[in-house]
RNA sequence: GAACUGUUAGCUCAGUUGGUUCAGAGCACUGCCUUGACAGGGCAGGGGUCGCCGGUUCGAGUCCGGCACAGUUCA
Numbered sequence: 001g002a003a004c005u006g007u008u009a010g011c012u013c014a015g016u017u018g019g020u021u022c023a024g025a026g027c028a029c030u031g032c033c034u035u036g037a038c039a040g041g042g043c044a045g046g047g048g049u050c051g052c053c054g055g056u057u058c059g060a061g062u063c064c065g066g067c068a069c070a071g072u073u074c075a
Base pairs, nucleotide, nucleotide: 001074002073003072004071005070006069007068010027011026012025013024019058029045030044031043032042033041034040051067052066053065054064055063
C1' cells in the first nucleotide's frame, strides 16, 4: 500500500426483505423486599440515538460514498 470482516448500553452480543411498539437481551449498576449480616433469590428502575461526516428515500441501526479505529490475509 491492497483485499476482506467488524464498530449498537459500563462489558459480551442480537437486530430478518428499510416500515414507525426496532433501539433490545444477558451480565454489571441503583433502590426496595427477604437475612442477625453477607451471599443467593424476588420486584422495580436508570443508562444509547447505533464509530464520524455526507448521500439515497416519504421513511435508514439496516442501502451507497468518504474518513477513523480494530482484526485477518496478501504485498